[in-house]
Source information: The prediction has a mean pLDDT of 75. The RNA shown here (Bacterial RNase P class A) has 363 nucleotides and comes from a marine eukaryotic metagenome. Of the family's consensus pairs, 93% are formed in the model. Its Rfam family is "Bacterial RNase P class A". About the family: Ribonuclease P (RNase P) is a ubiquitous endoribonuclease, found in archaea, bacteria and eukarya as well as chloroplasts and mitochondria.

């Protein structure tokens, strides 16, 4: 890149007809309008490059939110590019590669602190195991010099020459690394040439930690909107018991308890919404070295709710392996035929990466 064409038989959504049920409205008619449901019928959409992982980033919701410091958590070359990234481009370094290229968590080891296993004398204020000079005697041992060789180790405190030296030693000199200064080229990382300076406390920050930038929280089950049955709360009504004032009734009032009716909240279950036109897909043109980014045209492209986008048949295609031809020295092609293979997966608000899965074909 992600198989094509047809029959059959489901599945889901949208419309539009038609059937029943229920509602409202006159002009009361098998009349219009209209929720809702369907073993009906037309017609039309209907998984992906990763839909996976949920690892980064963001859009969108609700929440928090004076300021400022610490503490934590990320992020690390520059310059760009984006809604935004720890992603992409392109350059710088630094290291593989003969090249074409690849590959990179790539800030600071002179602020502190740690740590550097085995081996080795010695592992960071260096360091004398052999060796090599020097002295000294008891002639193979002792004292003192050496960091040139050997050994040991991932790493031994700049290399190679040459000069000096008892031996040695940046001791001293050329070159080469490498520090500093200054100019010059570039936005810039940083490169390059002059000049200087005998050279320096080696590594390790994906050990702590220093330094600059960034960073509230939680997530569609975010969230809104309507809202049954029941119980339970609150007003209001009314009916009856108790009690208060009265000798008693009756009416009226307060107080409380209960029943029944109304209204009101709040909140389940449901139901709608958010929700699929979006940093949105295709083509052309312009720009840029590129990642992009402008412009014009054109296209509507699943929105399901525990979840649909299937299965089954035949044809063909692609690939693999075997027979039997043609072909050839022998391959290489090619015909036919039989039998296998056709992945890796599966939307659930949505974009941008990044991981990683992948049958088979191209570069």
């Nucleotide at each position: 890149u992600g198989g094509a064409c047809g029959g059959c038989c489901g599945c889901u959504c949208u419309g539009g007809a038609g059937a029943c049920u229920g509602u409202g409205c006159c002009u009361u008619g098998u009349g219009c309008a209209u929720c809702g449901u369907c073993g009906u019928u037309c017609a039309g959409g209907g998984a992906g490059g990763a839909a996976a992982g949920u690892c980064c980033g963001g859009a969108c919701u609700c929440c928090g939110c004076g300021g400022g410091u610490c503490a934590g958590g990320g992020u690390g070359g520059u310059u760009g590019u984006u809604a935004a990234c720890g992603g992409c481009a392109a350059c710088c370094g630094a290291c593989c590669g003969c090249a074409a290229g690849g590959u990179u968590a790539g800030g600071g080891a002179a602020a502190g602190u740690g740590c550097c296993a085995c081996a080795g004398a010695g592992a960071a204020u260096a360091g004398a195991c052999c060796g090599c000079c020097u002295c000294g005697c008891u002639u193979g041992c002792g004292a003192g010099g050496u960091a040139a060789g050997g050994g040991u180790g991932a790493a031994a405190c700049g290399g190679u020459g040459c000069g000096g030296u008892a031996a040695g030693a940046g001791c001293g000199c050329a070159c080469c690394g490498c520090g500093g200064u200054u100019u010059u080229g570039g936005u810039g990382a940083c490169a390059a040439a002059a000049c200087u300076g005998g050279c320096a406390g080696g590594g390790c920050a994906a050990a702590c930690c220093c330094c600059a930038c960034c960073c509230g929280g939680a997530g569609a089950a975010a969230g809104a909107u309507c809202a049954a049955a029941u119980a339970g709360g609150a007003a209001g009504g009314u009916c009856g018991g108790c009690g208060u004032u009265g000798a008693c009734c009756c009416c009226g009032c307060c107080a409380u308890c209960g029943g029944c009716c109304u209204u009101c909240g709040g909140g389940u279950a449901g139901a709608u919404c958010g929700u699929u036109c979006g940093a949105g897909g295709g083509c052309u043109u312009g720009u840029g070295c590129g990642a992009g980014c402008a412009a014009g045209c054109u296209c509507c492209c699943a929105g399901a709710g525990a979840a649909a986008u299937g299965g089954u048949c035949g044809u063909c295609g692609c690939u693999c392996a075997c027979u039997c031809g043609u072909g050839u020295c022998a391959a290489a092609a090619u015909g036919a035929g039989u039998g296998g293979g056709u992945a890796c997966a599966g939307a659930a608000u949505c974009c941008g990466g990044c991981u990683u899965a992948c049958a088979u074909g191209a570069c």